[in-house]
Order: sequence, then C1' cells, then structure tokens
RNA sequence: UGAGACCCCUUGACGGCCGCGGUCCGAAUCAUCGGACUGAGGAACUUCCGGGCUCCGCAGAGCACGAUGGCGGAUAACGUCCGCCCAGGGUGACCUGAGAGAUAGCGCAGCAGAGAACAGACCGCCAGCUUCGGCUGGUAAGGGUGAAACGGCGGUGUAAGAGACCACCGGGCCGCUGGCAACAGUCGGCCGCAUGGCAAGCCUCAUCGGGAGCAAGGCCAAGCAGAAGGCGUUUGAGGGCUGCUCGCCCGAUGCCUUCGGGUAGGCUGCUGGAGCCUGACGGCGACGUCAGGUCGAGAUGGAUGGUCGUCCGCGCCGCGUUCGCGUGGCGUGACAGAACCCGGGGUAUAAGGGGUCUCAAUCA
Repeated sequence: UGAGACCCCUUGACGGCCGCGGUCCGAAUCAUCGGACUGAGGAACUUCCGGGCUCCGCAGAGCACGAUGGCGGAUAACGUCCGCCCAGGGUGACCUGAGAGAUAGCGCAGCAGAGAACAGACCGCCAGCUUCGGCUGGUAAGGGUGAAACGGCGGUGUAAGAGACCACCGGGCCGCUGGCAACAGUCGGCCGCAUGGCAAGCCUCAUCGGGAGCAAGGCCAAGCAGAAGGCGUUUGAGGGCUGCUCGCCCGAUGCCUUCGGGUAGGCUGCUGGAGCCUGACGGCGACGUCAGGUCGAGAUGGAUGGUCGUCCGCGCCGCGUUCGCGUGGCGUGACAGAACCCGGGGUAUAAGGGGUCUCAAUCA
C1' cells in the first nucleotide's frame, strides 16, 4: 500500500416563529390563562425466549404435552452470553454446527444403477461345457451408476479372487496417563474388524416447564334496576316559577333516606430500577464486589410536530491550489417511534469514527 477477519462507538449542533403532552407556581380555580422546567431509541421495531410484578390454581408422585440437548462457568433467569472440547470450512485472522442415543423397537431412502441393507454379477476376470451364437458356475481385485456399493493401500495366496493370511494406516473394546469435565495421548494390551446412513421421522434417555396477563390487579362511583325503612295520595309528600314569604301551576304502581353489588366515568398500578455514569479491585472472559456521583417521558384515541436561518457530515459539479486543501452552487442526513418494567436473541438502518488481528507485495 492492497485485500480481509473480529470487537465496539456516534445517530448532527445552535437559534427564531407557530403548535402539543407532563410536573410545579400564580391568578378565588384540577377545567381557562400566564410563567418556569421537562418530553423517545440503538434498535423504542418484532413479540421469538427468559425474569420481576399481579390474579387464579396447587398435599405428594406419575402420565400426557411442550421446550432444551458436547463440557465447565456467568446470571434473577434463559433457547442468551463467556471459556474450552470435537466435527466441518478457510493459506490465515477467523467462521459454521439442535454437537445425547442408530446392537431397545418401528419406519424411510427420489433419480441413476445389474444390485440400496445381514445386498448385488451389467461390463470385465477365471473355470467347465459348447451346435462357437452362447450357457452354467466362481469372483466384489478392475470399470460403470450414485449422496452412500459393506475399511484403505501394498504383498502372500489363488483357476481368478476374497481380512482367507501378513505389514503399515484407519477403526472398535479394555487399561494407563493428563484434564473438574467434554475430551486428548508418538502409550500398553486385545479384536481381522459384513451388520452402514437418517432421530429439525416416530421413539429412547437426561434436564426444565402450573395457567393467564397492566385490557393483570386494586380503590372510588353518576344513571338504571333491586332490597330495607320513612312520608304521602284533595287532612296533599315532592317538584316548577322565586333571594325569602304569600300566591299560582303540576302532582300519585309517587317521593325521600339508607344499603349491597356495580355500568359509564375517574383514580391507582405508573415509573427510583437486577437503574444509569465514573473510578478502583477480583476474574482469560461473560460477570461480580466496593466507593463516589446522578434522577433521565409517563400519554390513554393516545403529546414529543411543522417551518425558516446559520453551522456540521457526506455526494456531485465548477473555480483556485503551495496537491495538504480552500471556496461557490445544488442535492442529501437513514431505519424507525415509548404505552407495566427489566435481561437477551432476531431483523431494519443514510453517513461517520475507533481498536485488535491476518494474508500478500514492497522499503528500511
């Protein structure tokens, strides 16, 4: 310099005008007005997991159903994360993996191919027979098909062959050594070693899981209906006109009071929490402990918006240039938006920035 791998960060700034939600203060006032302060995210998205919280259910155990699946750790918990092991990919940094069990049982394998599971003779090879066209038998070493053809390779052997036998490699079992473990080993012994693949097919084994969710749940409570009590029906309760009295009018399955449940509606839950920031310490790390600092939305038909200006980042074009850049114009600044709260995964995203590492080439 070029090409990459991995881990992170930022998510434009300021001001003017018009407008919206919340809290507090003032005006007699929750409502109207004024003032002050404050008002989305790294993913607030998805709702795919896990937890807190709430209500309901629950003696214990099992079945069923669902999820998870190498080992160890982190954590409130997890299907997440960290470290390690194994397998596969990459020259490498690194990436990918539901990565237990296929001698418990059942099941499945398209096309091609002669043959696909304790298989198989199409070509070839070998032996015998032959009417010389072939037929019968042996053979899995060679060819061909396939994702896969019953360990690989060389030799002995044989009619030709074959773990039939032998050396090496590979594999299985047992032991030893190392490791908490998964597992590993140029280690020792045994076994010639047909019996394979698929369990994100049924299944087996192990572990975990009660259900529903803030529209959870709690409180207050018009109206209507109900219950109880009282008053009253020309001896008139109560209502209207009204500041009051009188008066006038209406007036009877009516009126008043209380009670329980509870609709509309309102309040609460509601935002101070596994919180955030900084530092130190422990740990390879996920993370933990301690100290100091800090308070950062709370709507409920649902606010957080619009517009203008200056600057900033990026792109294109023009001009200048000491090739570092300067300057003018135009365009552009994404994805997306709280709704009980947290921890993760996944997905979307214009543009910019930082760190560690790898490979190749060149220079010193």

Predicted 3D model of a 364-nucleotide RNA (Bacterial RNase P class A) from Bifidobacterium miconis. Its Rfam family is "Bacterial RNase P class A". Rfam's curators write: Ribonuclease P (RNase P) is a ubiquitous endoribonuclease, found in archaea, bacteria and eukarya as well as chloroplasts and mitochondria. The coordinates come from a structure-prediction model, not an experiment, and the mean pLDDT is 77. The RNAcentral record of the sequence draws on ENA. The model forms 95% of the base pairs in the Rfam consensus.